[in-house]
Context: one part of a larger RNA
RNA sequence: GCCUACGAGUUGCUCAUCACCGGCGAGGUUAAUCUGUUCAGCAGAGGAGCCGAAGCGAAAGCGAGUCUGAAGAGGGCGCAUAGUCGGUGGUGGCAGACGCGAAACCUUGUGAUCUACCCUUGGCCAGGCUGAAGCUUCGGUAACACGGAGUGGAGGGCCGAACCAGUAAGCGUUGAAAAGCUUUUGGAUGAGCUGAGGGUAGGGGUGAAAGGCUAAUCAAACUGGGAAAUAGCUCGUACUCCCCGAAAUGCAUUUAGGUGCAGCCUUGUGGUAGAGUAUAUCAGAGGUAGAGCCACUGAUAGGAUGCGGGGGUUUCACCGCCUACCAAAUCCUGACAAACUCCGAAUGCUGAUAUAUAUACACAGGAGUGAGGGCCGGGGUGCUAAGGUCACGGUCCGAGAGGGAAAGAACCCAGAGCAACGGCUAAGGUCCCGAAGUUAUCGCUAAGUUGUUCAAACGAGGUCAGACUGCAUUGACAGCUAGGAUGUUGGCUUGGAAGCAGCCAUUCAUUUAAAGAGUGCGUAACAGCUCACUAGUCGAGCGGUUUGGCAUGGACAAUAAUCGGGCAUAAGCGAUACACCGAAGCCUUGCUGUCCGUUAGGGGCAGGUAGGGGAGCAUUCUGUAUGCGGAGAAGGAUAGCUGUGAGGCUUACUGGAGCGUACAGAAGAGAAAAUGUAGGC
Numbered sequence: 001g002c003c004u005a006c007g008a009g010u011u012g013c014u015c016a017u018c019a020c021c022g023g024c025g026a027g028g029u030u031a032a033u034c035u036g037u038u039c040a041g042c043a044g045a046g047g048a049g050c051c052g053a054a055g056c057g058a059a060a061g062c063g064a065g066u067c068u069g070a071a072g073a074g075g076g077c078g079c080a081u082a083g084u085c086g087g088u089g090g091u092g093g094c095a096g097a098c099g100c101g102a103a104a105c106c107u108u109g110u111g112a113u114c115u116a117c118c119c120u121u122g123g124c125c126a127g128g129c130u131g132a133a134g135c136u137u138c139g140g141u142a143a144c145a146c147g148g149a150g151u152g153g154a155g156g157g158c159c160g161a162a163c164c165a166g167u168a169a170g171c172g173u174u175g176a177a178a179a180g181c182u183u184u185u186g187g188a189u190g191a192g193c194u195g196a197g198g199g200u201a202g203g204g205g206u207g208a209a210a211g212g213c214u215a216a217u218c219a220a221a222c223u224g225g226g227a228a229a230u231a232g233c234u235c236g237u238a239c240u241c242c243c244c245g246a247a248a249u250g251c252a253u254u255u256a257g258g259u260g261c262a263g264c265c266u267u268g269u270g271g272u273a274g275a276g277u278a279u280a281u282c283a284g285a286g287g288u289a290g291a292g293c294c295a296c297u298g299a300u301a302g303g304a305u306g307c308g309g310g311g312g313u314u315u316c317a318c319c320g321c322c323u324a325c326c327a328a329a330u331c332c333u334g335a336c337a338a339a340c341u342c343c344g345a346a347u348g349c350u351g352a353u354a355u356a357u358a359u360a361c362a363c364a365g366g367a368g369u370g371a372g373g374g375c376c377g378g379g380g381u382g383c384u385a386a387g388g389u390c391a392c393g394g395u396c397c398g399a400g401a402g403g404g405a406a407a408g409a410a411c412c413c414a415g416a417g418c419a420a421c422g423g424c425u426a427a428g429g430u431c432c433c434g435a436a437g438u439u440a441u442c443g444c445u446a447a448g449u450u451g452u453u454c455a456a457a458c459g460a461g462g463u464c465a466g467a468c469u470g471c472a473u474u475g476a477c478a479g480c481u482a483g484g485a486u487g488u489u490g491g492c493u494u495g496g497a498a499g500c501a502g503c504c505a506u507u508c509a510u511u512u513a514a515a516g517a518g519u520g521c522g523u524a525a526c527a528g529c530u531c532a533c534u535a536g537u538c539g540a541g542c543g544g545u546u547u548g549g550c551a552u553g554g555a556c557a558a559u560a561a562u563c564g565g566g567c568a569u570a571a572g573c574g575a576u577a578c579a580c581c582g583a584a585g586c587c588u589u590g591c592u593g594u595c596c597g598u599u600a601g602g603g604g605c606a607g608g609u610a611g612g613g614g615a616g617c618a619u620u621c622u623g624u625a626u627g628c629g630g631a632g633a634a635g636g637a638u639a640g641c642u643g644u645g646a647g648g649c650u651u652a653c654u655g656g657a658g659c660g661u662a663c664a665g666a667a668g669a670g671a672a673a674a675u676g677u678a679g680g681c
Base pairs, nucleotide, nucleotide: 001681002680003679004678005677006676011095012094013093015092016091017090018089019088020087021086022085023084024083027051028050029049033045034044035043036042037041055062056061065077066076067075068074098236099235101233105226106225107224109222110221116200117199118198119197120196121195122194123193124192125190127159128158129157130155134151135150136149137148138147139146163187164186165185168183169182170181171180202218204214205213206212239616240615241614242613243612244611249262250261251260252259253258263369264368265366266365267364268363269362270361276357277356278355279354280353281352282351283350284349290343291341292340297337298336301333302332303331304330305329308326309325310323311322312321313320372397373396374395375394376393377392379390380389381388402413403412404411417591418590419589420588422587423586424585428581429580430579431565432564437578439577440576441575442574443573444572458553459552462550463549464548465547466546467545468544469543470542471541479537480536481535482534483533485510486509487508490504491503492502516531520529521528592606593605594604595603596602617670619667620666621665622664623663624662625661626660627659628658635654636653639650640649641648642647
């Protein structure tokens, strides 16, 4: 992992409540017990007791009333009747209460054969090295001290086996081993190691202290019991078909992943009455969008005027004067606001009427939900960030299949009862993969841009179309040929400054077809080249500004790339037109269920999680009735038939003794999941 078996809403209650069925009914009903009997039963007796028929008040108490109150007021609770007993079912309560699951708590005991420490009594430590004190002797001293040699044999001394330990690395890691092996390492006369016997016990012991150890278990051992502890948590919870079908919100909560009430779903009952919903018309309330501001509050750019102030000046001081300074208030022009409004919609909301439709509401039984999410719209918050967050309106997913978007919960199209080798369409498509146009007409793009997934500021004689404007056969624009001079090297400056370092200037004048006191290069300064400007040549368009289309640079991500091929007379982009394809949509045909309704024909509806309701299938046993079976029961297994389904029927073969059917009844009554339990493989 698979197979087989087992495996979870049960049972009890002289508890409650609701629905349905039945008995009796202002009443209903017996319990224990007793008697009888055809004896787990039934029949009879038994009225104790219980529920109901009267309530109100704290009570005394009064009573269809009563309490409050001064009250013949008002108000509260009542009266104007239907109950009760049994059965079945739904739900609740008390019980383990759908099943499995803690970590823990308490209590009775068992443990120191492991290990920690302690007590008693034993045992063990190859060999080698060092050489303390003391002593002897020699030297030495006044005497000591001191020194040499010898002797001696101390030490939590040194090296190193046994023994004890476990430093480092490797191996081992379903191991040879639930802690080992190899190499290496520490201690090895000591706070040493070790045998035997004994002691300390669970909030206790013991601990050279690591929360260590206390029998492979330790921040409180193990065993039995309380005990099915509790678990607002996780997981699991078993046959079929049919009808309806949610919520992820509000308030509250030692509350936030729980729960109560309400909201939303379902089932039943009811009757008021036309309440509900939609549209149209009419009548309303209101201050949003917008707009406006000389209509307020506030903010605000420029101008006019300039209260007041600053600065300067005058003066001994005042008074004055000046000012390209600041600036109140007023005026003109412009313009802003969620907490501004002289104004002011559309929607939405309220009411009335009409039309259409079929809900709405109340009560009673049963729920689930109370983590929501994406997208669109107008907003708050945030960075006009987020697949962000908050409230609101809509929508879909949730609980929604089908077609499109390559693939995709919520984007586009569209709501799936069943069947069809029928038809038409939607979104989206029509060269091939791959159903349908290599369709028609006119343009654009040259970037493979684009066709399918993002991009800006800014840059740019890309290209197409338009608008305005200048020059041009009295010859434009571009090219080519020639000229481009003189006063003069203007003046100043300077070492130099001659068109061209810099400064100055009525940058003037002359000759001219034209030529600057000079556009750029150049020189130390000149020189030289060139431009403006002019003529000739040539012969038809040439410039400038601006608008729009498509392209272009800007353009950067981690394993090669891409829509697949490919496409330039698109299969790309823009515009127009006509065909076609395309879904579980719509239509056609047949069928099923359900609701409404009918004289009849018929019509509507049938996606669905949590959840509510309805109808069934199968299993085991019991009762009654009736059958099958050694001429082969159940079980196994093959094939066929049949029912919307759970299922049912027949049957080659196997098997070898029991088993059905109908109608009722009762349940240990349906498994794929629970890291489910046991067995097998």
A computed fold for a 681-nucleotide part of an RNA from Thermaurantimonas aggregans, annotated as large-subunit ribosomal RNA, domain II. Taxonomically the source falls in Thermaurantimonas (Bacteria, Pseudomonadati, Flavobacteriales, Schleiferiaceae). The RNAcentral record of the full RNA draws on ENA.